[in-house]
The RNA shown here (c-di-AMP riboswitch aptamer (ydaO/yuaA leader)) has 137 nucleotides and comes from Neomoorella mulderi. Its mean pLDDT, the model's own confidence on a scale to 100, is 82. The sequence was found by an Rfam model in a public genome assembly. The model forms 96% of the base pairs in the Rfam consensus.
C1' cells in the first nucleotide's frame, strides 16, 4: 500500500432516569453515595405593568379553516424533535410534533437552597469520513 469483514433480545433504539453501598426477618420498605437531569435564587445587565393573569418541565410551539363556543374536536400546516446495531456527518424517506405541573409568584444570577431517577419501544436506504478485527504484498 491492497482486499474482506464491523455480528450479537445477556442486543439495540427513545428519554434526564444508569451504577453503587447500608439497612430491613428473604422480598417489600428506608437511607447514604457517585453520575446524568431540572427548579429557585445576588451585585451587575436586562427590563418596565394588566385576569386579557402569569410561570415551569417536555422536540411537542404556533398558524389557517369547519364544527355556535373559551375548552374540545377535525383537516392541512408549522418551530422544533427522533431514526442506518463501531461512530460522526450530510441528503433520501418513514415518524413524532403528547402530556403533565405551580398556584398569583419567579429575567438573569456567584455562594446557598430543593427536586427528579420514571415510563414506553423493536425503521430499513445512499453517501462521504474516522476508528477496530483478519488476511495478503
Nucleotide at each position: 500500500u491492497c482486499c474482506a469483514c464491523c455480528g450479537g433480545a445477556u442486543c439495540g433504539c427513545c428519554g434526564a432516569a444508569u451504577c453503587c453501598c447500608c439497612u430491613u426477618u428473604u422480598u417489600c420498605u428506608g437511607g447514604g453515595g457517585a453520575g446524568c437531569g431540572g427548579g429557585g435564587g445576588a451585585c451587575c445587565c436586562a427590563g418596565a405593568a394588566a385576569c386579557a393573569g402569569g410561570g415551569g418541565u417536555u422536540a411537542a410551539u404556533c398558524c389557517u379553516g369547519g364544527g355556535a363556543a373559551a375548552c374540545c374536536u377535525c383537516a392541512g400546516g408549522u418551530a422544533g424533535g427522533g431514526c442506518u446495531u463501531u461512530c460522526c456527518u450530510u441528503c433520501a424517506a418513514c415518524c413524532c410534533g403528547c402530556a403533565c405541573c405551580c398556584g398569583a409568584c419567579a429575567g438573569c444570577u456567584a455562594a446557598c437552597c430543593c427536586c427528579g431517577c420514571a415510563g414506553g419501544c423493536g425503521u430499513g436506504g445512499a453517501a462521504g469520513g474516522a476508528g477496530g478485527u483478519g488476511g495478503a504484498a